[in-house]
c-di-AMP riboswitch aptamer (ydaO/yuaA leader) from Streptomyces pratensis, 169 nucleotides, folded computationally.
This record gives sequence, C1' cells and structure tokens, in this order.
RNA sequence: GGACAGCCAUCGCCGAGUCCCCGUCAGGCGCGAGCCUGGGGAGCCGGGGACCCACGAAGUCCCUGGGGUGAAUCGGAUCUCCGUGCCUCGUCAGAGGUCCGGCGGCCCGUAGGAGACCUUCCUGCUCCGAACCCGUCAGCUAACCCGGUAGGCGAGAAGGAAGGAAAGG
Repeated sequence: GGACAGCCAUCGCCGAGUCCCCGUCAGGCGCGAGCCUGGGGAGCCGGGGACCCACGAAGUCCCUGGGGUGAAUCGGAUCUCCGUGCCUCGUCAGAGGUCCGGCGGCCCGUAGGAGACCUUCCUGCUCCGAACCCGUCAGCUAACCCGGUAGGCGAGAAGGAAGGAAAGG
C1' cells in the first nucleotide's frame, strides 16, 4: 500500500413495513380450576363483503380443483423419471424406438420490476424476473367486517430535459 472479514457511525436501497401514547396494567378463552397474550392510536398496506355491471347458457375429446400477496408471468430447447398409445425384436420374461401429457433439473429468452434530492420524459448500463399463504371457498363491490406494520441488503452512486425541494449567496 492492497485484498478479505467483523463491529460502530453516517448516508442510502428493495419492501406497506413508519411515528406516537400507555405498561405489569389491560385484554382474550373457560361453568370453574385455570390457560394465553402486551395494549391503544395515527399513517401506510392487504383480504373479505350488496345493488348495478360482469361471468354464464350448444356439441365432442383430453387434461385438470380453485384462489391470494408479490415485478416475479409466459414460452423454447434439452436431460432423467412416470403414465397412455403405437411400432420393432423375442417362445416367455423382457428390450429398443416413437407421439402426447405430467413432475423435476439445467440452459436460453420473455411479460413485468429495481437502481442516491423528488416526480415525469428521453438515452444508456447493471441487476431481478423469487418465495410464500388460504384450504374445496371468495368476480367487481358502498356500508360494514378482518388482518399486517416484517425481513433482507449496499459503500455502489450514469448522462440529458422540464417542474419542484433543499442548501448557499
């Protein structure tokens, strides 16, 4: 001097996920014994839930419950396995090939989404394109009802235009 890792501070990013008050009080379940839990509010977010509207209603075949949060959908190719059918070989057992469908893996795209004062527009670059939940049930939806207010990251910061904000003078 550099790289990596950890901690603290600062400033930020994705996301609804922020702020204030009360505090061993209070609330809930139970006949009771007893058991459980922090509670309330503002803001933001999500779900259920009328009229109206929408959906629907003919025939055949195959497969298949449906729905929600979220940007996270929809395709293509390939590989393994499974299922139905067909073809070939074989005395049988079985083996090989092939069409379609299903689950999964890997890869390539993609609807869509994110990126340092804020919003919008233009041009680039770098990324994401997941995961989870309900439980046979839910279109929209006023009143009304119910729930959440987490978690995970970064030291990176592109340029131009318009309007604003902040700072400075």

Rfam family: c-di-AMP riboswitch aptamer (ydaO/yuaA leader). About the family: This family represents a conserved RNA structure found upstream of the ydaO and yuaA genes in Bacillus subtilis and related genes in other bacteria. The ydaO/yuaA element is thought to act as a genetic 'off' switch for the ydaO and yuaA genes in its native state. The sequence is in RNAcentral, with records from Ribocentre. Model confidence (mean pLDDT): 78 of 100.